Source information:
The RNA shown here (transfer RNA) has 74 nucleotides and comes from a Bacteroidales bacterium.
RNA sequence: GCCGAAUUAGCUCAGUUGAUCAGAGCAGAUGAUUUGUAAUCAUCAGGUCGUAGGUUUGAAUCCUACAUUCGGCU
Numbered sequence: 001g002c003c004g005a006a007u008u009a010g011c012u013c014a015g016u017u018g019a020u021c022a023g024a025g026c027a028g029a030u031g032a033u034u035u036g037u038a039a040u041c042a043u044c045a046g047g048u049c050g051u052a053g054g055u056u057u058g059a060a061u062c063c064u065a066c067a068u069u070c071g072g073c074u
Base pairs, nucleotide, nucleotide: 001073002072003071004070005069006068007067010026011025012024013023019057028044029043030042031041032040050066051065052064053063054062
């Protein structure tokens, strides 16, 4: 230098056929239970879907550039 993959909640990930609310587990908060703790159960909170543009009535999803990480080729 070229090619490819990944980037979504604090962490690990799902969701890519463009529209029906952006979700799960763990972690966190509150409550119940317990003599107490743990465990269990219930509820809650937490996201500008890496950044910036574009296409579209409508974008996490399609297109372009850039950034970071990983891998391959030279």
Lineage of the source: Bacteria > Pseudomonadati > Bacteroidota > Bacteroidia > Bacteroidales. It matches the Rfam family "tRNA". By type it is a transfer RNA. The coordinates come from a structure-prediction model, not an experiment, and the mean pLDDT is 80.